[in-house]
This is a predicted structure of an 84-nucleotide RNA (transfer RNA) from Sphaerochaeta sp. Its mean pLDDT, the model's own confidence on a scale to 100, is 80. Its Rfam family is "tRNA".
RNA sequence: GCCCAGAUGGCGGAAUUGGUAGACGCGUUAGGUUCAGGUCCUAAUGGUGGCAACACUGUGCAGGUUCAAAUCCUGUUCUGGGCA
Numbered sequence: 001g002c003c004c005a006g007a008u009g010g011c012g013g014a015a016u017u018g019g020u021a022g023a024c025g026c027g028u029u030a031g032g033u034u035c036a037g038g039u040c041c042u043a044a045u046g047g048u049g050g051c052a053a054c055a056c057u058g059u060g061c062a063g064g065u066u067c068a069a070a071u072c073c074u075g076u077u078c079u080g081g082g083c084a
Stems, first nucleotide, its partner, number of pairs: 001083007010026003019067001027045006046057004060076005
């Protein structure tokens, strides 16, 4: 230099053909159980702002197509692999 794959909450990791983003697990918080802790059970949990109601924002980054994009197109950054 060329080719291929990948980047999603605090972590791992889904989303099959473009149609409610974050299932499921871990972690965390609150409660129950216990003398106490662990295990186990229940509920909540992306981020920011707000007393709250709620609002805004969010799939590496920047654009584009579309009624609608994690998904399609272009550029670009980074990570892994292959060729020379």